A computed fold for a 184-nucleotide RNA from Firmicutes bacterium UBA4996, annotated as Lysine riboswitch aptamer. The organism belongs to Bacillota, within Bacteria. It was read from a public genome assembly, where an Rfam model found it. It matches the Rfam family "Lysine riboswitch aptamer". Gene Ontology term of the family: lysine biosynthetic process.

RNA sequence: AGGUGAGGUAGAGGCGCAGUAAUUAUUAGUACUCUAGAAGAAGCUGGGGAAGCUGAUGAACUACGAGGAAAGGAAUUACUGCCGAAGUCUAACUAAUCCCCAUUAAUUAGGCUGGGUGUGCAUUGAAUAGGUGCACAACUGUCACUGUAGCAAUCCCGAACUACAGUGGAGGACUAUCACACCG
Numbered sequence: 001a002g003g004u005g006a007g008g009u010a011g012a013g014g015c016g017c018a019g020u021a022a023u024u025a026u027u028a029g030u031a032c033u034c035u036a037g038a039a040g041a042a043g044c045u046g047g048g049g050a051a052g053c054u055g056a057u058g059a060a061c062u063a064c065g066a067g068g069a070a071a072g073g074a075a076u077u078a079c080u081g082c083c084g085a086a087g088u089c090u091a092a093c094u095a096a097u098c099c100c101c102a103u104u105a106a107u108u109a110g111g112c113u114g115g116g117u118g119u120g121c122a123u124u125g126a127a128u129a130g131g132u133g134c135a136c137a138a139c140u141g142u143c144a145c146u147g148u149a150g151c152a153a154u155c156c157c158g159a160a161c162u163a164c165a166g167u168g169g170a171g172g173a174c175u176a177u178c179a180c181a182c183c184g
Base pairs, nucleotide, nucleotide: 002183003182004181005180007178008177009176010175011174014083016082017081018080019079020078021077022076023075024074032067033066034065037062042054043053044052046101047100048099049098086113087112088111089110090109091108092107094105095104096103114140115139117137118136119135120134121133122132123131124130142169143168144167145166146165147164148163149162150161
């Protein structure tokens, strides 16, 4: 010179990931309110129980007319944090709620996924939008191995490097760099 180990820093993949705010469409002329009419005893909560509330001073259901949303999700723009970014599954625990289940949110532990796209099935959703899971397909980034060609040298061979092709792996990875320890 080089190599190994465990760390720090900075980066790359690209329709890259997540969040915030504003605007817009959809949700929807829906929910809901008022009111002619009709109706006649039950009705209301994610489901059940308990409890509570409304109701012959006419509830529920239906309905002419009048008024008329919102949340979640989406698009655009701007900004922020980033590259296990993030997503998801299982379990535990806490809160929303009196109990059980379910749902939502947070935390912890473990598992899976390099990334985006398309298709199919399932699920969620108002939705044919979008999300999620599984499977398949090509694409793409990265590393390893193999092959071909190039570069370089007087020539040949070889190493390193570059390009292409094929096969395979996974993000605790990959590239660069810093210092420490060890081998040399």